[in-house]
RNA sequence: AAGAUAUUUAGAGGUUGCACUUAGAAAUAGUAAAAUAUGGAGCUGGUAAGCGAUGAAGUAUUCGAAAGGUCAAAGUGCCGAAUAGCAAUUAAGACAUUAGUUGACUAUGGGGUUAUAGGAAAAACUUAUAACACUCCUACAUUUUUAUGUAGAGGCGCUAAAUAAUAA
Numbered sequence: 001a002a003g004a005u006a007u008u009u010a011g012a013g014g015u016u017g018c019a020c021u022u023a024g025a026a027a028u029a030g031u032a033a034a035a036u037a038u039g040g041a042g043c044u045g046g047u048a049a050g051c052g053a054u055g056a057a058g059u060a061u062u063c064g065a066a067a068g069g070u071c072a073a074a075g076u077g078c079c080g081a082a083u084a085g086c087a088a089u090u091a092a093g094a095c096a097u098u099a100g101u102u103g104a105c106u107a108u109g110g111g112g113u114u115a116u117a118g119g120a121a122a123a124a125c126u127u128a129u130a131a132c133a134c135u136c137c138u139a140c141a142u143u144u145u146u147a148u149g150u151a152g153a154g155g156c157g158c159u160a161a162a163u164a165a166u167a168a
Base pairs, nucleotide, nucleotide: 005164006163007162008161009160010159011158014079017078018077019076020075021074022073024071025070034062035061036060037059038058042051043050046095047094082108083107084106085105086103087102088101089100090099091098092097109135110134112132113131114130115129116128117127118126119125136154137152138151139150140149141148142147
């Protein structure tokens, strides 16, 4: 000096990278709710519970939404970005279920297509699993010298720089 180790800083993957916000659009839907008439005892996600002769279900008419999810655009924060599972905990009367918080826990490099299952009003979309190629990174090998092939239990990873101590 280089290599390996630790820390810090800065970057790369992609033309659909990840997440969030805003207003708009399609759809939800002529649905739910409400009112009137008729009708006359049932109705409601499971249990529990609740509503109902002060009129249930159904039928007809009038009136008539919204949330979640999606689309393209704009903006913001980023590259375990983030998502899901598991566990604990909080709230909703209890379970189920839903929404949040925590975790040096588990899985996933990235998006796509197909199939199955769940969610959803939905042939949209999304979650999980599997297969298929594509792509990025790393290692090895080859080579026409920047491409080809193989493999990956690949993300608290990879690349670059700096600092610290240090074996042979």

The RNA shown here (Lysine riboswitch aptamer) has 168 nucleotides and comes from Acholeplasma hippikon. The organism belongs to Acholeplasma, within Bacteria. The sequence is in RNAcentral, with records from Rfam. Its Rfam family is "Lysine riboswitch aptamer". About the family: Riboswitches are metabolite binding domains within certain messenger RNAs that serve as precision sensors for their corresponding targets. The coordinates come from a structure-prediction model, not an experiment, and the mean pLDDT is 76.